Glycine riboswitch aptamer from Novosphingobium sediminis, 88 nucleotides, folded computationally. Its Rfam family is "Glycine riboswitch aptamer". Rfam describes the family as follows. This family represents the bacterial glycine riboswitch. The source organism's lineage runs through Bacteria, Pseudomonadota, Alphaproteobacteria, Sphingomonadaceae and Novosphingobium. Model confidence (mean pLDDT): 80 of 100.

[in-house]
RNA sequence: AUGACCGCAUGGGAGAGUUCGGUUUCGUACCGGCGCCGACGGAGCAACCCCCCAGGAAACUCUCAGGCACCAGGAACCGUGUGGUCUU
Numbered sequence: 001a002u003g004a005c006c007g008c009a010u011g012g013g014a015g016a017g018u019u020c021g022g023u024u025u026c027g028u029a030c031c032g033g034c035g036c037c038g039a040c041g042g043a044g045c046a047a048c049c050c051c052c053c054a055g056g057a058a059a060c061u062c063u064c065a066g067g068c069a070c071c072a073g074g075a076a077c078c079g080u081g082u083g084g085u086c087u088u
Base pairs, nucleotide, nucleotide: 001088003086004085005084006083007082008081009080010079011078012077017034019033020032021031022030023029035068036067037066041064042062043061044060048056049055
């Protein structure tokens, strides 16, 4: 230098009511009702992995939390930078 893997940082990144009523410092700020969303978190089952016991496990499922204008957040994946390990 090259390729792969892992970590960190960073960019891209969806869905669903700016619904009804009340309060209001008139700001979706607060409270309540009904209706919804899943891609942070959490929980459940499971292909599968492993196996003496026992465990691990999703983007599936449930929505407890969270969310339903903007802002913010944002899994997996992709890009960029960087550190480490291994290989040629």